Description:
Model confidence (mean pLDDT): 84 of 100. This is a predicted structure of a 112-nucleotide RNA (SAM riboswitch aptamer (S box leader)) from Pedobacter sp. SYP-B3415. Of the family's consensus pairs, 97% are formed in the model. The source organism's lineage runs through Bacteria, Pseudomonadati, Bacteroidota, Sphingobacteriia and Pedobacter. It was read from a public genome assembly, where an Rfam model found it.
RNA sequence: GAUUUAUAAAGAAGUGGCGAGAGACAGGCUCCCAGACCCACUGGCAACCCUCCCGAUAGGAGAAGGUGCCAAUUCCUGGUCCGACAGAAUAAUUUGCGGACAAAUAUAAAUU
Numbered sequence: 001g002a003u004u005u006a007u008a009a010a011g012a013a014g015u016g017g018c019g020a021g022a023g024a025c026a027g028g029c030u031c032c033c034a035g036a037c038c039c040a041c042u043g044g045c046a047a048c049c050c051u052c053c054c055g056a057u058a059g060g061a062g063a064a065g066g067u068g069c070c071a072a073u074u075c076c077u078g079g080u081c082c083g084a085c086a087g088a089a090u091a092a093u094u095u096g097c098g099g100a101c102a103a104a105u106a107u108a109a110a111u112u
Stems, first nucleotide, its partner, number of pairs: 001112008013042005021031003025078004043070003048066002050062004074104001079101005085096004
């Protein structure tokens, strides 16, 4: 890097370093020299792996260890379909809004 499965509306920040962009991509919107992003340390959240209870692949408890995470729903939208809603148009249609599913992305576990 690829594949499979699961999850993504909850939760969790201080200090120091660096010094200009950052939030995957595009559009929006937001964060940021009152120092963001990133890095280190400390702290924390969660509970995928893990440990234990239990007859149990159900359920429950734990958190030492391996990851992950600690602005905004995965910040929002991006494709398809549906709508008895609103607007434009004679109409086909289209814009908005709402819903469903998918894709993409991220993380875990496993395989390669």